This is a predicted structure of an 87-nucleotide RNA (c-di-GMP-I riboswitch aptamer) from Methyloprofundus sp. It matches the Rfam family "c-di-GMP-I riboswitch aptamer". Rfam's curators write: GEMM was predicted in a large-scale screen for bacterial structured RNA regulatory elements. On this family, see Weinberg et al., Nucleic Acids Res 2007: "Identification of 22 candidate structured RNAs in bacteria using the CMfinder comparative genomics pipeline". The coordinates come from a structure-prediction model, not an experiment, and the mean pLDDT is 86. The sequence is in RNAcentral, with records from Rfam. Of the family's consensus pairs, 95% are formed in the model.
C1' cells in the first nucleotide's frame, strides 16, 4: 500500500423513549438517554423505502387516488477519508 479484525489498549458515534423547535408531512436540529455500531465516519451517485405541500385525475361538502422538486447513509451497494492490531 492491500487485506483481515474487537482479541487487545486509546478512543469515538448514538437507537428507542422524554422533551424544546422547525416543517405540509415524512424528517431533522439542541438537550437527555444508551438499542446497539470497526466506518453507525462523509456524500443522494444507484437502487430500495417514507411523506404528498404544490401539481394532475376523480367524487362532489371535503374525501380518492397519482406524483418529489422534499426526506432515510442505523436499507443496501458505490464514491471519498481514517484510529489500532495482525498478516
Nucleotide at each position: 500500500u492491500u487485506u483481515u479484525g474487537c482479541a487487545a489498549a486509546a478512543g469515538g458515534c448514538a437507537a428507542a423513549g422524554c422533551u424544546a423547535c422547525c416543517u405540509a408531512a415524512a424528517g431533522g436540529u439542541g438537550g437527555u438517554g444508551a438499542c446497539g455500531c470497526a466506518a453507525a465516519a462523509u456524500u443522494c451517485c444507484c437502487a430500495g423505502u417514507c411523506u404528498a405541500a404544490c401539481g394532475g385525475a376523480g367524487a362532489u361538502u371535503a374525501c380518492u387516488c397519482u406524483u418529489a422538486u422534499g426526506g432515510c447513509c442505523g436499507u443496501g451497494g458505490g464514491a471519498u477519508u481514517a484510529c489500532c492490531a495482525a498478516a